The RNA shown here (transfer RNA) has 73 nucleotides and comes from a Candidatus Dojkabacteria bacterium. The coordinates come from a structure-prediction model, not an experiment, and the mean pLDDT is 81. Rfam family: tRNA. It is annotated as a transfer RNA. Rfam's curators write: Transfer RNA (tRNA) molecules are approximately 80 nucleotides in length.
[in-house]
RNA sequence: GCCGCUGUAGCUCAGCUGGUAGAGCACACCCAUGGUAAGGGUGGGGUCUGCGGUUCAAGUCCGCAUAGCGGCU
Numbered sequence: 001g002c003c004g005c006u007g008u009a010g011c012u013c014a015g016c017u018g019g020u021a022g023a024g025c026a027c028a029c030c031c032a033u034g035g036u037a038a039g040g041g042u043g044g045g046g047u048c049u050g051c052g053g054u055u056c057a058a059g060u061c062c063g064c065a066u067a068g069c070g071g072c073u
Stems, first nucleotide, its partner, number of pairs: 001072007010025004019056001027043005049065005
């Protein structure tokens, strides 16, 4: 230098054929216990890496940039 993959909640990751952003863990509160742990319930938390484009509508499609990983030269 060229090519590919990845970037979504604090962490690990889903998200189909474009149509209200989710799960588990963590966190807060409650139940329960003499108390603790385990267990059960409820809840908070996200400009979906950035900019631009397409579209009535973009996490999703297109371009560029950027960060990480891998391959080639």